[in-house]
RNA sequence: UCAGACGGCCGGAUGACUGCGCUCCGCAAGGGGUGAGGAAAGUCCGGGCUCCACGGAGACACGGUGCCGGCUAACGGCCGGCGGGGGCGACCCCAGGGAAAGUGCCACAGAGAGCAGACCGCCGGUCCAGUUCGCUGGACAGGUAAGGGUGAAAGGGUGGGGUAAGAGCCCACCGCGCGAGCGGCAACGCAAGCGGCACGGCAAACCCCACCGGGAGCAAGACCGAAUAGGGGCGGCACGCCGGGCAACCGGCAAAGCCCGUUUCCGGGCCGCCGCCCGGGUAGGUCGCGCGAGGCGUCCGGCGACGGACGUCCCAGAGGAAUGGCCAUCCAUCGCUGCCUUGGCGGCGUGGACAGAACCCGGCUUACAGGCCGUCUGACCCU
RNA sequence: GGGGCCGUAGCUCAGUUGGGAGAGCGCUACGUUCGCAAUGUAGAGGUCAGGGGUUCGAUUCCCCUCGGCUCCACCA
Numbered sequence: 001u002c003a004g005a006c007g008g009c010c011g012g013a014u015g016a017c018u019g020c021g022c023u024c025c026g027c028a029a030g031g032g033g034u035g036a037g038g039a040a041a042g043u044c045c046g047g048g049c050u051c052c053a054c055g056g057a058g059a060c061a062c063g064g065u066g067c068c069g070g071c072u073a074a075c076g077g078c079c080g081g082c083g084g085g086g087g088c089g090a091c092c093c094c095a096g097g098g099a100a101a102g103u104g105c106c107a108c109a110g111a112g113a114g115c116a117g118a119c120c121g122c123c124g125g126u127c128c129a130g131u132u133c134g135c136u137g138g139a140c141a142g143g144u145a146a147g148g149g150u151g152a153a154a155g156g157g158u159g160g161g162g163u164a165a166g167a168g169c170c171c172a173c174c175g176c177g178c179g180a181g182c183g184g185c186a187a188c189g190c191a192a193g194c195g196g197c198a199c200g201g202c203a204a205a206c207c208c209c210a211c212c213g214g215g216a217g218c219a220a221g222a223c224c225g226a227a228u229a230g231g232g233g234c235g236g237c238a239c240g241c242c243g244g245g246c247a248a249c250c251g252g253c254a255a256a257g258c259c260c261g262u263u264u265c266c267g268g269g270c271c272g273c274c275g276c277c278c279g280g281g282u283a284g285g286u287c288g289c290g291c292g293a294g295g296c297g298u299c300c301g302g303c304g305a306c307g308g309a310c311g312u313c314c315c316a317g318a319g320g321a322a323u324g325g326c327c328a329u330c331c332a333u334c335g336c337u338g339c340c341u342u343g344g345c346g347g348c349g350u351g352g353a354c355a356g357a358a359c360c361c362g363g364c365u366u367a368c369a370g371g372c373c374g375u376c377u378g379a380c381c382c383u
Numbered sequence: 384g385g386g387g388c389c390g391u392a393g394c395u396c397a398g399u400u401g402g403g404a405g406a407g408c409g410c411u412a413c414g415u416u417c418g419c420a421a422u423g424u425a426g427a428g429g430u431c432a433g434g435g436g437u438u439c440g441a442u443u444c445c446c447c448u449c450g451g452c453u454c455c456a457c458c459a
Base pairs, nucleotide, nucleotide: 001379002378003377004376005375006374007373008372009371010370012330013329014328015327017325018324020035021034022033023032024031025030037354041365042364044363045362046361047360048359049217050216051215052214062213063212064211065210066209067081068080069079070078071077082096083094084093085092086091097208098207102206103205104202105201106200119148120147121144122143123142125140126139127138128137129136130135156174157173158172159171160170161169175197176195177194178193181190182189183188221287222286223285224284231278232277233276234275235274236273237272240253241252242251243250244249257270258269259268260267261266294313295312296311297310298309299308300307301306331352334349335348336347337346338345339344340343384455385454386453387452388451389450390449393408394407395406396405402439410426411425412424413423414422432448433447434446435445436444
C1' cells in the first nucleotide's frame, strides 16, 4: 500500500423566527421547564403487573427446549469451553440428545433399497454344434460382490498374498467398533489391549429420554358515575268479560292501539296513566401510568457474561395520541467545474439512512445512506 | 395496542404417511355454421407470496420477511 476478519460508536451540529403535547407560575395577557429510538418495528421468546381458575403434590394429554459448565429475576438469551465442518490465516458456521426400544419412509432409475442383490462381465463343470485341433458358439445347473452399469445411498479403503475366478479368506497400513487405565466438575480428550468389520440414511417423520410450562392479557383491571330507555318497589287514578276470593288482589280471555311477516284476511309479539324512590350497566371522568431487575462515572472481584461498593442524575407520557415548519452558517454525501504537482485548495447546485413511543422491562430477529475508532490476519514493497 | 387465520394458472379452488404441480370457468388455434352462440379436438398459461435452512429430494417440515382478512368493551 492492497485485500480481509472481529468488536464498539455516531447516525447531522449551532442559532433566530413561528407552531404542537405535558407540566409549573399567573385573575388574565403571558412567561418558565421539558418532549422519540437503536431499532420505538416484527410480536418470536422470557419476566414484572392485573384478572380468572385452583386444597397440596404427582401422573396422563398437549406445547416448547435439547453437547457441557456458568451468568441472570427468567429465557429458546449471553459468556467460557468441547465436538464437527469451512478458510493459507485472523476468524466464521452448526435445532449439536437417542437410529444395537419400536413403527414408518427411502419416489424414478436399477438385477437388487434393508437381516440385500447375479443384468452385463469373470470362472470352472456337464451336454450339444462347429473346428484350421489352438479353440469358438449355444444351452443347463452352479461359483463369484474384484470390474461395468443404475442411483442421493449398493454392506470398509489401498497394496500384497491366495484362488478355477474371487472374497477380511489371510497379512501390513489407514479407517471403524469395544475399551482396562489416565486427565478434566463435565461435555470430552489421550490410550495399552481386543475384535475381521458386525451396526446405511431420515427423529425441522411418529416416537423414546431429560428439563420447562395453569389460562388470558392494560381493549388486563379498580373507583366515581349522568341524560334517555329498560328493571324493581311504593302511592294515587282508571279498568270490558269469566273464574277464585268478604275485600285488597290473583289467573285467563277479549276489544282498541303499536310492531313484524309486501297487502285485506290470517299468523306472531308488545301493551294501563301519573308522581316519588332504589339498584345494575352505558356515555363520560379518575386511577393503573412511569423511581425503574433505571442511566452515567470511578474502584474492586472474575478469562468473560456478570456481580459488589461508592458518588452523581431524574430522563416524554396526555387521548386515537404532541415531538413540526422555515431561514442562516458549518459538517458529511453526490453532480458539474476551475487552479497547481500525484494530492490538495476553491466555485455553483443538490440535499441528510431506516424509521416514529402508547403499561413497563430483559433478549432475539428484521430494516438502516453515510461516517468514525480500536484490535488482529494475509500478500507485496521499503528501511 | 393485543389475539387468530390465509397466500397455488387471468378468476374460484383441490392437493398428507415429502417424490406427477392439478380441476372448473376463462384464453388461443382448428373443425362445425351463411355468420354468431353452443359443442368437439388440440394447445398455451405457475418465481406454489419472497428469502434461508433440514433432507438425496420441499406446495408440504422449520425459521425470517411481505401482503391480505377477521376478532376484542359491559351484562348474561